[in-house]
């Protein structure tokens, strides 16, 4: 970096250093010198992997539960909202507004080459 699977309306911040950007991309809308991003320390959240217990099994695994000192991850806003498409309603026009479904893209985990 590519691919596969799962999840994404829940949850959780202080300090130090530093000093202007950040929210992936485009549009919108936000955050930010009452300190952005980054680095470090400590604290915390969660429970994907791993661990432990129980059940099932076609013996490959699967399901449920527990703990949280192991490996990751995460701690503004639903992945901040929209983006492509289908559908319902409204306006009265081929577009806009509102609701819903699916998808794309992205993030994280686990697996694989």
């Nucleotide at each position: 970096c590519a691919c596969u699977u799962a999840u994404c309306c829940a949850g959780a911040g202080u300090g130090a250093c530093u000093g202007a950007g950040g929210g992936a991309c485009g549009g919108g809308c936000c955050c930010u010198a009452u300190g952005a991003a980054g680095u470090c320390a400590c604290c915390g959240c969660a429970a994907c992997c791993g661990u432990c217990g129980a059940g099932c099994c076609a013996c490959g695994g699967c399901u449920c539960g527990a703990a949280g000192a192991g490996g990751u991850g995460c701690g503004a806003a639903u992945u901040c909202c929209c983006g492509c498409u289908c559908u319902c309603g409204g306006c009265c026009g081929u577009g806009c507004c509102g609701g819903g479904g699916g998808g794309a893209a992205g993030a994280u985990a686990a697996g694989c080459a």
Molecule: SAM riboswitch aptamer (S box leader)
Organism: Algisphaera agarilytica